A computed fold for a 375-nucleotide RNA from a Fidelibacterota bacterium, annotated as Bacterial RNase P class A.
Lineage of the source: Bacteria > Pseudomonadati > Fidelibacterota.
Model confidence (mean pLDDT): 75 of 100.
A source record names the gene rnpB.
The RNAcentral record of the sequence draws on ENA.
[in-house]
RNA sequence: UGAGUCGGUCGGAUGGUUGCUCUGGGCUUGUUUAGGCAACCCUGGAGAGGAAAGUCCGGGCACCGCAGAACAGGAUGCUCCCUAACAGGGAGAGAUUCGCUACGGCGAAUAAUGGAUAGUGCAACAGAAAAUAAACCGCCUUCGGGUAAGGGUGAAAUGGUGGUGUAAGAGACCACCAGGUUUUGAAGAAAUUCAAAAUGUUUGUAAACCCCAUUCGGUGCAAGAUCGAAUAGGCUCUGAGAUGUUGUUCGCAUCGAUUGAGGAGCGGGUAGAUUGCUAGAUAUACAUGGUAACAUGAAUACCAGAUGAAUGACCAUCCCUUGGAUCAAGAUAUUGAUUCAAGGACAGAACUCGGCUUAUAGACCGACUCAGUUU
Numbered sequence: 001u002g003a004g005u006c007g008g009u010c011g012g013a014u015g016g017u018u019g020c021u022c023u024g025g026g027c028u029u030g031u032u033u034a035g036g037c038a039a040c041c042c043u044g045g046a047g048a049g050g051a052a053a054g055u056c057c058g059g060g061c062a063c064c065g066c067a068g069a070a071c072a073g074g075a076u077g078c079u080c081c082c083u084a085a086c087a088g089g090g091a092g093a094g095a096u097u098c099g100c101u102a103c104g105g106c107g108a109a110u111a112a113u114g115g116a117u118a119g120u121g122c123a124a125c126a127g128a129a130a131a132u133a134a135a136c137c138g139c140c141u142u143c144g145g146g147u148a149a150g151g152g153u154g155a156a157a158u159g160g161u162g163g164u165g166u167a168a169g170a171g172a173c174c175a176c177c178a179g180g181u182u183u184u185g186a187a188g189a190a191a192u193u194c195a196a197a198a199u200g201u202u203u204g205u206a207a208a209c210c211c212c213a214u215u216c217g218g219u220g221c222a223a224g225a226u227c228g229a230a231u232a233g234g235c236u237c238u239g240a241g242a243u244g245u246u247g248u249u250c251g252c253a254u255c256g257a258u259u260g261a262g263g264a265g266c267g268g269g270u271a272g273a274u275u276g277c278u279a280g281a282u283a284u285a286c287a288u289g290g291u292a293a294c295a296u297g298a299a300u301a302c303c304a305g306a307u308g309a310a311u312g313a314c315c316a317u318c319c320c321u322u323g324g325a326u327c328a329a330g331a332u333a334u335u336g337a338u339u340c341a342a343g344g345a346c347a348g349a350a351c352u353c354g355g356c357u358u359a360u361a362g363a364c365c366g367a368c369u370c371a372g373u374u375u
Stems, first nucleotide, its partner, number of pairs: 001371010012318007020047007028039004049346001053357002056355005061220004073216005078092005093113001095110006114211002119209002121205003136151002138147003159177006178202002180199008224275004234266005241255005282301003286297004319344011
């Protein structure tokens, strides 16, 4: 210098014109007893994200359940800590893989990392045999059989080496070594580590059933609360008219007192309106404590609230990337200047907050790895 991986920060800037949503102030008009409300106009302010997404996990809040117990079922699963909580985060322990090594270790990455000594199941192909072992070749034989030392298969074959033993063999027994389990001692807050002793104890698999421990009620702001039409039902009271026939009267017709015309009142729910609703585990910078996650303190700030769902569109200048043209320099690879064109991602709040996951043009910063050049 280039490429790659991982982590972090940002996610075009300024101005103008014109809209949209919410909101402060003012004038006029209408309405109201008043407070106030509505409309038009003028003027000011605010207006998406790092993921607003997926809706995966966990809280707040609300309603149902009067909130208890048991079973079933789900989730989680090394240790300690953080937190409102978590399947999240921090710090560690052991394991595996890779790299380096002075061979003592060091560094990086990964993962649902309790239990295979409760029980049940499973282990393709190959192989004699895949788990109360088993006899294909081999070895031994008293020819009934015995035998896992040797052969070969496989991801894996009952731990390895040497001996005793034996007909031949075998943890059958012994010594040492590797691992496991138990006990004791030491270190540590713990996971765990180190040392000693005892025990012949030794395939894997629990993201198979299962066992153990911890934990979990259900539904989601379309939750819920308040107000509440029109129409059609309902209930209570009253009790003789109502409607049509040209405006009125009479008349006529229809309906109407067991089945109630008409009128008055009450009540539930619907449409709709208001609220919930954005001041909060809030943000910013600082101080203190802590390895850290984080906690505490004090200061400053107020930062969308729509509901057929606002947050837009256009223009100018600048910025970045790519391509073309012209000019200049030059080692003929490029570099610089001017100008033109195209492009600038992923994506759009819907009660709210903490996480996780996924998407993301381009720019910047840091760590590591590899390659090249120079000293």